This is a predicted structure of a 350-nucleotide part of an RNA (small-subunit ribosomal RNA, central domain) from an uncultured bacterium.
[in-house]
Context: one part of a larger RNA
């Protein structure tokens, strides 16, 4: 370990590619391994169980059946599984024709806004706060005008829209590139689903090495608050926020819901395609695919709530869950520069 279970009760690996393995579409025909049947041998005896019978009964003990659910051997069956052999288009993919799209990658280039530098105008305040204060300003600030510079970030358009396996993607142009959707047949002919190990990608902090640093901003430094005030709030600020190359692999990586096929009422908005009808024509209307949203029947559910994008109603794989604390800890193995990850207990207590 069976069995029952994973939207919130413990419980879907962050995602995705695949390797072994597990399953795995129609038709014929062969086999005959699995599967069914039947013979034969063997399954020791004793016990167990069913029947008789001996001890005055019982317990006991003897005989007979019956059981031994398997094994191996051989005769068959051939429907299903698995095999070969040959075929098929529905699964899957490929080719054409069009559409949409913050998909990714490079270069490049734009305004607006912050800061800061220079110059003009102009003069006492500005700035912040529940109220203050620290700050900043007569060496001329704030304000305003006009030049210049530097990083980041891209308002409106923006929208339970849109891309993308997830993380995630947002000015604008261009160059390379991944998926995907629709429709026509035309091709290949089951090539498929699922995936232990493995591999690849991965928010945000963080860690090296070297750039860059406007604004924000852990720490830290001041000023308020207050019983304190290692804080909310305020002045300032240093890593860091960017970039380029490596590493780190964690998250409420959330739909807290794994991927894949198939059935199972409808109603209604949005997005990207075809198609049909009315029509000059646009829009209207009706169908159809795909995607995303709310509402709902049946069923499901402890309730909530899900309800064709299921948490219904079934198949297949995979992964996890077993009372709470102790504990995502020890200790060992493994990765890493490190921080740490990953794997992962037990005493003991209730």
């Nucleotide at each position: 370990u069976u069995g029952g279970g994973c939207g919130u009760a413990a419980a879907g690996c962050g995602u995705a590619u695949g390797u072994a393995g597990g399953c795995g579409g129609c038709u014929a025909a062969g086999u005959a391994a699995g599967u069914c049947a039947g013979g034969c041998g063997u399954g020791c005896a004793a016990g167990c169980c069913c029947g008789u019978g001996g001890c005055u009964c019982a317990a006991c003990c003897a005989c007979g059946g019956a059981a031994u659910u398997g094994c191996g051997u051989u005769u068959g069956a051939a429907a299903c599984u698995g095999u070969u052999u040959a075929g098929c288009u529905u699964g899957a993919g490929u080719a054409c024709a069009g559409g949409a799209g913050a998909g990714g990658a490079a270069a490049g280039c734009g305004g607006a806004a912050u800061u800061c530098c220079c110059a003009g105008u102009g003069u006492a305040g500005c700035g912040g706060u529940g109220a203050a204060a620290u700050g900043c300003a007569u060496u001329g600030a704030u304000a305003u005008u006009g030049g210049g510079a530097a990083g980041a970030a891209c308002a409106u358009c923006u929208g339970u829209g849109g891309c993308g396996a997830a993380g995630g993607c947002g000015g604008c142009u261009u160059u390379c590139u991944g998926g995907u959707c629709u429709g026509u047949u035309a091709c290949u002919g089951a090539c498929g689903c699922u995936g232990a190990g493995a591999u690849a990608c991965g928010a945000a902090a963080g860690c090296c090495a070297g750039g860059g640093u406007a604004g924000c901003g852990a720490a830290c430094g001041g000023g308020a608050u207050u019983a304190g005030a290692u804080a909310c709030c305020c002045c300032g600020g240093u890593a860091g926020u960017c970039c380029u190359g490596g590493c780190u692999g964690u998250a409420a990586a959330c739909g807290a819901u794994g991927g894949g096929c198939a059935c199972u009422a409808g109603g209604u908005g949005c997005a990207g395609g075809a198609g049909g009808u009315a029509u000059c024509g646009a829009u209207c209307c009706c169908c159809u695919c795909u995607g995303u949203g709310c509402c709902g029947u049946a069923g499901c559910u402890a309730a909530c709530g899900c309800g064709u994008u299921a948490a219904g109603u079934g198949c297949c794989c995979c992964g996890c869950c077993u009372g709470g604390g102790g504990a995502g800890u020890a200790c060992g193995g493994u990765c890493g520069c490190a921080a740490g990850g990953c794997u992962g207990a037990a005493a003991c207590u209730c």
Rfam family: Bacterial small subunit ribosomal RNA.